[in-house]
A computed fold for a 381-nucleotide RNA from Azonexus sp., annotated as Bacterial RNase P class A. Its Rfam family is "Bacterial RNase P class A". Rfam's curators write: Ribonuclease P (RNase P) is a ubiquitous endoribonuclease, found in archaea, bacteria and eukarya as well as chloroplasts and mitochondria. The family's RNA type in Rfam is ribozyme. Of the family's consensus pairs, 92% are formed in the model. The sequence was found by an Rfam model in a public genome assembly.
RNA sequence: AAAGUCGGCCAGGCAAUCGCUGGAUACUUUGGUAUCGGGAGGAAAGUCCGGGCUCCACUGGGCAGGAUGCCAGCUAACGGCUGGGCGCUAUAAGCCGCAAGGCGAAGGCGACGGAAAGUGCAACAGAAAGCAAACCGCCGAUGGCCCCGCAAGGGGAUCAGGUAAGGGUGAAACGGCGAGGUAAGAGCUCACCGCGUCCACGGUAACGGCGGACGGCACGGUAAACCCCAUCCGGAGCAAGACCAAAUAGGGAAGCUGAGGCGUGGCCCGCGCUGCUUCCGGGUAGGUUGCUUGAGCCUGUCGGUGACGGCAGGCCUAGAGGAAUGAUUGCCGAACCUCGCAAGAGGGGAACAGAACCCGGCUUAUCGGCCGGCUUUCCAC
Numbered sequence: 001a002a003a004g005u006c007g008g009c010c011a012g013g014c015a016a017u018c019g020c021u022g023g024a025u026a027c028u029u030u031g032g033u034a035u036c037g038g039g040a041g042g043a044a045a046g047u048c049c050g051g052g053c054u055c056c057a058c059u060g061g062g063c064a065g066g067a068u069g070c071c072a073g074c075u076a077a078c079g080g081c082u083g084g085g086c087g088c089u090a091u092a093a094g095c096c097g098c099a100a101g102g103c104g105a106a107g108g109c110g111a112c113g114g115a116a117a118g119u120g121c122a123a124c125a126g127a128a129a130g131c132a133a134a135c136c137g138c139c140g141a142u143g144g145c146c147c148c149g150c151a152a153g154g155g156g157a158u159c160a161g162g163u164a165a166g167g168g169u170g171a172a173a174c175g176g177c178g179a180g181g182u183a184a185g186a187g188c189u190c191a192c193c194g195c196g197u198c199c200a201c202g203g204u205a206a207c208g209g210c211g212g213a214c215g216g217c218a219c220g221g222u223a224a225a226c227c228c229c230a231u232c233c234g235g236a237g238c239a240a241g242a243c244c245a246a247a248u249a250g251g252g253a254a255g256c257u258g259a260g261g262c263g264u265g266g267c268c269c270g271c272g273c274u275g276c277u278u279c280c281g282g283g284u285a286g287g288u289u290g291c292u293u294g295a296g297c298c299u300g301u302c303g304g305u306g307a308c309g310g311c312a313g314g315c316c317u318a319g320a321g322g323a324a325u326g327a328u329u330g331c332c333g334a335a336c337c338u339c340g341c342a343a344g345a346g347g348g349g350a351a352c353a354g355a356a357c358c359c360g361g362c363u364u365a366u367c368g369g370c371c372g373g374c375u376u377u378c379c380a381c
Base pairs, nucleotide, nucleotide: 001377002376003375004374005373006372007371008370009369010368012332013331014330015329016328017327018326020039021038023036024035025034026033027032041352045363046362048361049360050359051358052357053237054236055235056234065233066232067231068230069229070084071083072082073081074080085112086110087109088108089107094103095102096101113228114227118226119225120222121221135167136166137163138162139161142160143159145156146155147154148153175193176192178190179189180188194217195215196214197213198212199211201208202207241289242288243287244286251280252279253278254277255276256275260274261273262272263271264270296315297314298313299312300311301310302309303308336347337346338345339344
């Protein structure tokens, strides 16, 4: 320098005028007015995880149910993040090649515990799909058949049968390759490679491969199928909850009256309902609070590969409640479009979206710009 890839940050600017909202101060006729300063986001979104906070429940344990699931760490916690392991996978520049094509880094993706505990499932194709299978092919040594031969034996077809090397089907067909072996074949035997178990070694571990021993291979797939194992999980949510508290209706207590009226009853007593006054308590409307100082932000430094943590200094940064955070105008303006060899000229005008108790994540939406890391190749010194 080119190419690829990953990450971080910003996300129109300035001014004037008119509004909205809540804070402080002053004034006030208690309605408000004036001045000053504050007023959306990286996702405020989806509400998918995790926590704080609040109320309810709770001796302890179990069943059921749900979530998670390689290893180590971070964290308040997590299904998140960091680092590592293993598996799968792509391609740029470039290189190789006549070509087809191949090689090719950082990177991307992974619900990534268990399939030698049990149960189940596998469409289509295919002869056969789970203690395999004989369609084509190969063989037909052995037994039988036919021919030649006196016989020994030879030849032929392939009836029985053998065969998993080859073809074909499939996502998947019971290690690969070579040699021996055989009638033809086959881990049947052997060498090499692969695989499995154990030991030793390295690593905190997942795991690794240099080594040694053993095993001819015995272990196909599927657990976002049931299931098994391990760990975690009480419920509801700011419409949580707390406080103040009308009118009306109803409740409780005390008192008052001519002891009134109504009902029951033949009548009396009795019992029930009904009047007035005062007091009490609960709830509703409404109001206040919870409410924004917090696992907070910025800078520096130290520890750590990193996520992150410690320390020091500084800062206060929306708090509404049908719900404010806006509108208009002017100037400047990136991307982009057109013309032009170029310099430049003209046009063009800013994405997605919007708090509602708070915080950590994930996911999704997003016009564009800036900066940085990593890797590969080339050039110069």

The organism belongs to Azonexus, within Bacteria.